Predicted 3D model of a 61-nucleotide RNA (Fluoride riboswitch aptamer (crcB RNA motif)) from an Acetobacteraceae bacterium. The coordinates come from a structure-prediction model, not an experiment, and the mean pLDDT is 76. It was read from a public genome assembly, where an Rfam model found it. Its Rfam family is "Fluoride riboswitch aptamer (crcB RNA motif)". The family has 289 seed sequences and 2,293 matches in Rfam 15.1. The organism belongs to Acetobacteraceae, within Bacteria.
[in-house]
RNA sequence: CGUAUCAAUCGGGAUGGGGUUCCCGAUAAAGGCCGUUGAGGCUGAUGACCCCUGCCAAUGU
Numbered sequence: 001c002g003u004a005u006c007a008a009u010c011g012g013g014a015u016g017g018g019g020u021u022c023c024c025g026a027u028a029a030a031g032g033c034c035g036u037u038g039a040g041g042c043u044g045a046u047g048a049c050c051c052c053u054g055c056c057a058a059u060g061u
Base pairs, nucleotide, nucleotide: 009026010025011024012023013022016052017051018050019049020048021047032042033041034040
């Protein structure tokens, strides 16, 4: 100096915040789908669960 592994830390997992947990990354992880791909359409604030905030729909007061 380079490579690999382990541990810790940090970061990421299609739009916000927090908790738990899983996975991934070490400058990468990540950057949804359909379509006539310049028009247009569909799901969702989660990786998963729960809570809050925002948005949409229905019902009641």